[in-house]
RNA sequence: GUCACCACCCCGGGAGAGAGCGGAUCGCCGCCACCGAAGGAGCAAUCGCCCCGAAAACUCUCAGGUUCCAGGACCGGGCUGGGUUA
Numbered sequence: 001g002u003c004a005c006c007a008c009c010c011c012g013g014g015a016g017a018g019a020g021c022g023g024a025u026c027g028c029c030g031c032c033a034c035c036g037a038a039g040g041a042g043c044a045a046u047c048g049c050c051c052c053g054a055a056a057a058c059u060c061u062c063a064g065g066u067u068c069c070a071g072g073a074c075c076g077g078g079c080u081g082g083g084u085u086a
Stems, first nucleotide, its partner, number of pairs: 005082003009078005018032001020031004033066003039062001040060003046054003
């Protein structure tokens, strides 16, 4: 000095499902219905160090969400720090 890779932060994009009913001090609350892409949990005929363990965009819906705002897995870009082959 340093591609990949990791983390924080910033910018852009970012789906689904009722502005349902009632109430309210409209930041919301209760009930019913619904959604899955924060988080969480569960599972393999696969894999392994094999009588056990391990995953997801699969499944569940505890949580969260179903006007706007906010959030949002994931994708792209950027800064800083780490890390690292040559």

Predicted 3D model of an 86-nucleotide RNA (Glycine riboswitch aptamer) from Qingshengfaniella alkalisoli. Rfam family: Glycine riboswitch aptamer. About the family: This family represents the bacterial glycine riboswitch.